The RNA shown here (Glycine riboswitch aptamer) has 109 nucleotides and comes from Antrihabitans cavernicola. Rfam family: Glycine riboswitch aptamer. A reference for the family is Babina et al. (2017), "In Vivo Behavior of the Tandem Glycine Riboswitch in Bacillus subtilis", MBio. The RNAcentral record of the sequence draws on Rfam.
[in-house]
RNA sequence: UCGCGCGGGAGAGUUUCGGUGGCAGUUCUGCACGCAGGGCAGCCACUGAACGCCGAAGGAGCAGCACCUCCCCGUUAAUCUCUCAGGCACCGAGGACCGCGCGAGCUUC
Numbered sequence: 001u002c003g004c005g006c007g008g009g010a011g012a013g014u015u016u017c018g019g020u021g022g023c024a025g026u027u028c029u030g031c032a033c034g035c036a037g038g039g040c041a042g043c044c045a046c047u048g049a050a051c052g053c054c055g056a057a058g059g060a061g062c063a064g065c066a067c068c069u070c071c072c073c074g075u076u077a078a079u080c081u082c083u084c085a086g087g088c089a090c091c092g093a094g095g096a097c098c099g100c101g102c103g104a105g106c107u108u109c
Base pairs, nucleotide, nucleotide: 001104002103003102004101005100006099007098008097013051015050016049017048018047019046020045021044022043023042025040026039027038028037029036030035031034052088053087054086058084059082060081061080064075065074
């Protein structure tokens, strides 16, 4: 320095409008009296779009340094900035970074 394992690990909408499926409620109609169909609104799951937002996978940008002192050119960062990607109730996933352990490589003594 890299890889693996374990542990820790933040932020931002339970936003709005639809669609599909399930659950149960209420009401109306039909009639073969037990079913069917329609309306209303509720809960859950999945999904699409709109607007808003986050920043700690990844990505992008810049200081600086060096050269020059005419101009041009080089090398580069970040937890900073931008948000392409990603993410935004809980859970889960992801997660820079930190700690411990193991392994491999490089360098120095």

The source organism's lineage runs through Bacteria, Actinomycetes, Mycobacteriales, Nocardiaceae and Antrihabitans.